[in-house]
RNA sequence: GCGGAUAUGGUUUAGUGGUAGAACGCCACCUUGCCAAGGUGGAGAUCGGGGUUCGAUUCCCCGUAUCCGCA
Numbered sequence: 001g002c003g004g005a006u007a008u009g010g011u012u013u014a015g016u017g018g019u020a021g022a023a024c025g026c027c028a029c030c031u032u033g034c035c036a037a038g039g040u041g042g043a044g045a046u047c048g049g050g051g052u053u054c055g056a057u058u059c060c061c062c063g064u065a066u067c068c069g070c071a
């Protein structure tokens, strides 16, 4: 330099053109003599920009980062 893959809460991840879910973690409350465990509730995310579309996390383009391969 060329090609490919990936990018979603703090972490690991699911997801589909129509309100973004789960687990662990965090906060509050309940339970307990205390801790742990358990229960209920809550906050928290689609890598950046542009395009297509009534509507984009999803499709397309460019960029960024990481990984893999080729040179």
Base pairs, nucleotide, nucleotide: 001070002069003068004067005066006065007064010024011023012022013021018054026042027041028040029039030038047063048062049061050060051059
Molecule: transfer RNA
Organism: Minisyncoccota bacterium